Transfer RNA from Bradymonas sediminis, 72 nucleotides, folded computationally. The sequence is in RNAcentral, with records from ENA and Rfam. Lineage of the source: Bacteria > Deltaproteobacteria > Bradymonadales > Bradymonadaceae > Bradymonas.
[in-house]
RNA sequence: GGGCGUGUAACUCAGCGGAAGAGUGCCACCCCGACACGGUGGAAGUCACAGGUUCAAAUCCUGUCACGCCCA
Numbered sequence: 001g002g003g004c005g006u007g008u009a010a011c012u013c014a015g016c017g018g019a020a021g022a023g024u025g026c027c028a029c030c031c032c033g034a035c036a037c038g039g040u041g042g043a044a045g046u047c048a049c050a051g052g053u054u055c056a057a058a059u060c061c062u063g064u065c066a067c068g069c070c071c072a
Base pairs, nucleotide, nucleotide: 001071002070003069004068005067006066007065010024011023012022013021018055026042027041028040029039030038048064049063050062051061052060
């Protein structure tokens, strides 16, 4: 330098054009003599960034950045 893949909550990951969810973790309450476990509820996201297409984009297109793999 070229090709491919990945980037979504603090972490690990879903999400296939109608607008974002799960598990773990965190907070509050319940439970317990207390803790753990368990139960209920809650907070937490510029969907890597910038443009474009579309009535509508995390999702499609282009570029950039970061990381990984392969080729030279």